A computed fold for a 582-nucleotide part of an RNA from Candidatus Woesearchaeota archaeon CG10_big_fil_rev_8_21_14_0_10_44_13, annotated as large-subunit ribosomal RNA, domain V. Its Rfam family is "Archaeal large subunit ribosomal RNA". The full RNA is in RNAcentral, with records from ENA and SILVA.

Context: one part of a larger RNA
C1' cells in the first nucleotide's frame, strides 16, 4: 500500500419496543344535605273538570214544606147541676137583626155531650149564691195545646210567559229559536302527574342487598387508677307491680343424712347438719342471714313546696333523663329510738310549636245569668334516624364538581384456596412400609388459579380472545446420558443429569379452557403490564336504536337472550433495521 473484520461518530431512508408517549380536569365506581329529565297509589300545590250558594235575575200557575197575620173550632183527674185550657178586668150580659124547647143535616167527641146551618116555635135565657187550690163560654182583653179555612211571604219540585242573557239570519232596524236555564263573576266541598316546586337519612373492610354496631344497661376485650375502638364476643331494656310499695313484729333458705302408711330417686310429716350453695318481679355484675330473703298486722312517703350535688360528660360544656343529700309542710307505722320522697343498686326514656286536662289564679271581649280569647303554674298526647325537617322512585338519554379518602382491569403485599415437593409410615403390594402406591398427621417451596387488603394509578398506564413476532424459566412431553425395578428379552414403571433442537394439522364454540378426529418421536407446562391494539382484528364484554322472556303500578331493571355499534394521529427523543461517509 491492497483486501477483509471490528469499535466509534455523523447523515439519509425506514420499523413502531420504550418514553407507565400525545390527545380529553375518567363516561365505569363512589362522594356532594350538586343539577336535570322522566315516573307514581311520595309530599305540597296549580290549571282544568265537577258540586252547592250568591250576584247578573224578571213575571205567572199547580203541588209540598216552613214563617207571619186574619178568622173559626178545640180543651172531661176527684168533688161538683157539668167536657172548668191559663191570667186579668167587672155586676151585669143577651133577646122582633126572633130566646128556651123541638125536627133535619154537617163537624168534633173521653159516647156524657159540645158546636154550626136551615125549619118550626114563642118570651124569656144566663150570671152573682153552696161545693172548689182556682168561678163563670154572662161579657171584654191577652196568651197556650190541638186543628179547619183564607191572605202575604220564603224554599224546593214540575210547568208556562218575555224583557235580561245566548244562538242563528241580516248592513241595520228587526225576525226566528232557546230562556231566567245557560254563559260570566265571587265563594264552598270533591276529583285532579295535565302542570309545578321539592324531598327521597346515616353507618358501612367500595357501593347496593342484608343488618343496626343510630337511644340506653351489665360483663369481657381494657394492658391491676380513670378513660379507651371494630358490622368484636356474651346478654339485656323501651316494662311490670295498689302490692311485688311504707312501717312494725316474727321467722330462716338450698342441699344432704336419719326416721316414717299407700309413697317409689323425688310429694306431705318428725329429728339433725346446714355462712349462703336458696331467694331477690325481669339481663349481667355488685350486694344482702335476728336480712335487702319468707310470713303477718296497720297503712299510702309511689304526697306537696324549695335548695344543692353527682352522673350523662376524662379537652370543655347545654337541655332532657336518672340518682343522691338537705330544709319546710301535712302524714304513715312504731311504746320509743327512729324509718319512710316507691321496688337492694346499676336500664325501663323525649325539646319547641300545636292540641288537651286541672286551678279559691291574672287579664281582655261579651252577657240578665252565661260564654269566649290571651297569659301563669302543674300534668297528658311523639318525634326509636331516640339534642327531635312535614317527604317516594328511575336514569343505559344523562350532566357538573371532586376522589385513587373508594370499587371494576393490571401491579404490589398476603397465600386461606391452587400447583409442586419433603418428613412420618397405618396399610396395599402372596411374604415384604419405601419396585410401585400410600391413609391419618406434620413441615415447606412457587406466585401460573381464586380470594383477602385497598398501598400506587380516577387533570385516564386502552379491557377478553385470536393473528404476528421475539426472548426467558424448568417442576422434561420427545430426542441424549444414567440408576433402581415386583428389569429374562421386547415393552414398561419410578428416579437422577440435561433447556441444544422440536412440541404439528383439523371440527363446532367469540372463547381462554374443555370436548372430538386422524396423525406424530412428542403433540410438556409456564413467565415477559393474564408479553404484544401510537402492530392488525373487534367475534365477546361494556353507551345510544330495537325485540323476546321475567320483573316492577310506572319511569324502568335483569353476571338473561338477540340484533346493532366511528378503533385518532404527518414519530420529537430513545431503540432497532438497511444504506452512505469519516
Nucleotide at each position: 500500500c491492497c483486501a477483509g473484520a471490528g469499535a466509534u461518530a455523523u447523515c439519509c431512508a425506514g420499523u413502531g419496543g420504550g418514553a407507565a408517549g400525545c390527545g380529553a380536569a375518567g363516561a365505569c365506581c363512589c362522594c356532594g344535605u350538586g343539577a336535570a329529565a322522566c315516573u307514581u297509589u311520595a309530599c305540597u300545590g296549580u290549571a282544568g273538570c265537577u258540586u252547592g250558594u250568591a250576584g247578573c235575575u224578571g213575571u205567572g200557575a199547580u203541588g209540598u214544606a216552613g214563617a207571619u197575620c186574619c178568622u173559626g173550632a178545640u180543651g172531661u183527674g176527684c168533688a161538683g147541676c157539668g167536657u172548668a185550657g191559663a191570667u186579668g178586668g167587672u155586676a151585669g150580659u143577651u133577646g122582633c137583626u126572633a130566646a128556651a124547647g123541638c125536627u133535619u143535616a154537617g163537624c168534633c167527641g173521653c159516647u156524657a155531650g159540645g158546636u154550626u146551618a136551615a125549619g118550626u116555635g114563642u118570651a124569656g135565657a144566663c150570671g152573682a149564691c153552696a161545693a172548689u187550690g182556682a168561678g163563670a163560654c154572662a161579657c171584654c182583653a191577652u196568651c197556650c195545646u190541638u186543628u179547619g179555612g183564607g191572605a202575604u211571604u220564603u224554599a224546593c219540585a214540575u210547568u208556562g210567559c218575555u224583557c235580561a242573557c245566548u244562538u242563528u239570519a241580516g248592513a241595520a232596524a228587526u225576525a226566528a229559536a232557546g230562556a231566567a236555564c245557560a254563559a260570566c263573576u265571587a265563594u264552598u266541598g270533591g276529583c285532579g302527574g295535565a302542570c309545578a316546586g321539592u324531598u327521597u337519612g346515616g353507618c358501612u373492610g367500595g357501593g347496593g342487598u342484608g343488618g343496626c354496631a343510630c337511644g340506653c344497661c351489665g360483663c369481657u376485650a381494657a394492658a391491676a387508677a380513670g378513660a379507651u375502638a371494630u358490622c368484636a364476643g356474651c346478654g339485656g331494656c323501651g316494662c311490670c307491680c295498689a302490692a311485688u310499695g311504707g312501717u312494725u313484729g316474727g321467722c330462716u333458705c338450698a342441699a344432704c343424712c336419719c326416721g316414717g302408711u299407700u309413697g317409689g330417686a323425688a310429694a306431705u310429716c318428725g329429728g339433725g347438719u346446714g355462712u349462703u350453695g336458696a331467694g331477690u318481679g325481669c339481663a349481667a355484675g355488685a350486694g344482702c342471714a335476728a336480712a335487702a330473703g319468707c310470713c303477718a298486722g296497720c297503712c299510702u312517703g309511689a304526697u306537696u313546696g324549695g335548695a344543692u350535688u353527682g352522673u350523662c360528660a376524662a379537652a370543655a360544656c347545654u337541655a332532657a333523663g336518672c340518682a343522691a343529700u338537705c330544709c319546710a309542710a301535712a302524714g304513715a307505722c312504731g311504746a320509743a329510738a327512729g324509718u319512710c320522697u316507691g321496688g337492694u343498686c346499676u336500664a325501663g326514656c323525649g325539646a319547641a310549636c300545636c292540641u288537651u286536662u286541672a286551678c279559691a289564679u291574672c287579664u281582655c271581649c261579651u252577657u240578665a245569668g252565661u260564654g269566649g280569647g290571651g297569659g301563669g303554674u302543674a300534668g297528658a298526647g311523639a318525634u326509636g334516624a331516640c339534642u327531635g325537617a312535614a317527604a317516594a322512585g328511575u336514569u343505559a338519554c344523562u350532566c357538573c364538581g371532586g376522589g385513587g379518602a373508594u370499587a371494576a382491569c393490571a401491579g404490589a403485599g398476603u397465600u386461606g384456596u391452587c400447583g409442586c415437593g419433603c418428613c412420618c409410615g397405618a396399610g396395599a403390594g402372596c411374604u415384604c412400609c419405601u419396585a410401585u402406591c400410600g391413609a391419618c398427621g406434620g413441615c415447606g417451596c412457587g406466585g401460573c388459579u381464586u380470594g383477602c387488603u385497598a398501598c400506587a394509578u380516577c387533570g385516564a398506564u386502552g379491557u377478553c380472545g385470536g393473528c404476528u413476532c421475539u426472548u426467558c424459566c424448568u417442576a422434561u412431553c420427545c430426542u441424549g446420558g444414567u440408576c433402581g425395578u415386583g428389569c429374562a428379552g421386547a415393552a414398561g414403571c419410578g428416579g437422577c443429569c440435561a433447556a441444544g433442537g422440536g412440541u404439528g394439522a383439523g371440527g363446532g364454540u367469540g372463547u381462554u379452557c374443555a370436548c372430538c378426529u386422524a396423525u406424530u418421536a412428542a403433540a410438556a407446562g409456564g413467565g415477559a403490564u393474564c408479553g404484544u391494539g401510537a402492530g392488525c382484528u373487534g367475534g365477546g364484554u361494556u353507551c345510544a336504536g330495537a325485540a323476546c322472556g321475567c320483573u316492577g303500578u310506572g319511569a324502568g331493571g335483569c353476571a338473561g337472550u338477540u340484533u346493532g355499534u366511528u378503533u385518532g394521529a404527518u414519530a420529537u427523543c430513545u431503540a432497532c433495521u438497511g444504506g452512505a461517509u469519516a